A computed fold for a 71-nucleotide RNA from a Patescibacteria group bacterium, annotated as transfer RNA. It was read from a public genome assembly. NCBI's taxonomy places the organism under Bacteria, Bacteria candidate phyla. The coordinates come from a structure-prediction model, not an experiment, and the mean pLDDT is 83.

RNA sequence: GCGGGGUUAGUUAAACGGUAUAACUGCGCUCUCCAAAAGCGUUAUUGUGGGUUCAAUUCCUACACCCCGUG
Numbered sequence: 001g002c003g004g005g006g007u008u009a010g011u012u013a014a015a016c017g018g019u020a021u022a023a024c025u026g027c028g029c030u031c032u033c034c035a036a037a038a039g040c041g042u043u044a045u046u047g048u049g050g051g052u053u054c055a056a057u058u059c060c061u062a063c064a065c066c067c068c069g070u071g
Base pairs, nucleotide, nucleotide: 001070002069003068004067005066006065007064010024011023012022013021018054026042027041028040029039030038047063048062049061050060051059
């Protein structure tokens, strides 16, 4: 340089173009003599820019970063 894959909550991951979801973490509450465990509730997320569309995490495009392959 070329080809492929990836980037979503603090972390790990889902999401056939139509309300972005779960687990863990955090916070609050219940239970308990106290604590742990358990249960209930709750906060927070689409790498950046542009395009297509009534509507984009999703499709197209450029860039940035990470991984794999290749000359």